The RNA shown here (Glycine riboswitch aptamer) has 112 nucleotides and comes from a Chloroflexota bacterium. The prediction has a mean pLDDT of 79.
RNA sequence: UUGAACGGGACCAGGGGAGAGAUCCAGCAUUUCGCUGGGCACCGAAGGGGCAAGUCUGGGGAUGAGGAUCCCAGGCGAAACUCUCAGGUAAAAUGGACCCUGCCCCGCUUAA
Numbered sequence: 001u002u003g004a005a006c007g008g009g010a011c012c013a014g015g016g017g018a019g020a021g022a023u024c025c026a027g028c029a030u031u032u033c034g035c036u037g038g039g040c041a042c043c044g045a046a047g048g049g050g051c052a053a054g055u056c057u058g059g060g061g062a063u064g065a066g067g068a069u070c071c072c073a074g075g076c077g078a079a080a081c082u083c084u085c086a087g088g089u090a091a092a093a094u095g096g097a098c099c100c101u102g103c104c105c106c107g108c109u110u111a112a
Stems, first nucleotide, its partner, number of pairs: 001112004006107004012102005021040001023039006041089003047085001048083003054076007062069002
C1' cells in the first nucleotide's frame, strides 16, 4: 500500500416490515373505495412524555474507630415496558420502530 474477516458510526439507495372502524354526521369534490372538520370506538412500530434496579448529593437518628446500616428529600438513570400528546385504523397509495444488502468513514486482527 492492497485484499480479507470482525467490531463500531453517519448519510443515501434498494428489499422485507405489524396492529387497530370499508364507523357516524356535516361540508367540498366527482374515476371514488377521495379530501377536510367534528363525534364515538380502537391501535402502537414515526416522533414525543414517564420510571426499575443501581448510583450520587444533602439532612436527621441510633450503633460504630471508620466503612457501613435505617429514615426523608432531590439528581442521574433503559426499553419492543408504559402513556396515547402526536400519529395511525379495508385494499391501493402514503407512513412505519426494527432487520438485511450495497456504499462511505473509523478501529482492530490477519495475509501478500